[in-house]
RNA sequence: UGCUUAUCCAGAAAGAUGGAGGGAAAGGCCCUGCGAAAUCUUGGCAACCUGUAAUAACAAGGUGCUAAUUCCUGUCCGCCAAGGCGGAGAAGAUAAGUG
Numbered sequence: 001u002g003c004u005u006a007u008c009c010a011g012a013a014a015g016a017u018g019g020a021g022g023g024a025a026a027g028g029c030c031c032u033g034c035g036a037a038a039u040c041u042u043g044g045c046a047a048c049c050u051g052u053a054a055u056a057a058c059a060a061g062g063u064g065c066u067a068a069u070u071c072c073u074g075u076c077c078g079c080c081a082a083g084g085c086g087g088a089g090a091a092g093a094u095a096a097g098u099g
Stems, first nucleotide, its partner, number of pairs: 001099008013042005021031003026073003043066003048062003051058002070091001075088005
C1' cells in the first nucleotide's frame, strides 16, 4: 500500500503535560481558553482474532474504541405538495485473512 470478508442507530472518562485547534475529505452542522490536537498515566467499553470453553458464557492475551447514528449529506431508487422518510450505493473506520 492493494484485495477479500464481516461489522458500523448499542456501549464506555478522569488526571498530568500542552496551548489552538478538532470532528477523514467537500458542503453543512457542531465541539473547543469552563482548555482543541498530540503525548503520558490510570480506568472503562466491546467481544473481531487468540485463549478457557464449547453454538452459550468469561474477559487473561493481540487489536480497537471511549461527544453527537460512521454527527448529517453528496450518487441511484421508492414514497412525497413541501419538509422529510425508507432502501441501496460510494467514501471511510475497525478486525481477520491475503498479495
Predicted 3D model of a 99-nucleotide RNA (SAM riboswitch aptamer (S box leader)) from Pararcticibacter amylolyticus. Of the family's consensus pairs, 94% are formed in the model. The prediction has a mean pLDDT of 86. It was read from a public genome assembly, where an Rfam model found it. Its Rfam family is "SAM riboswitch aptamer (S box leader)". From the family's description: The SAM riboswitch is found upstream of a number of genes which code for proteins involved in methionine or cysteine biosynthesis in Gram-positive bacteria. The SAM riboswitch acts at the level of transcription termination control.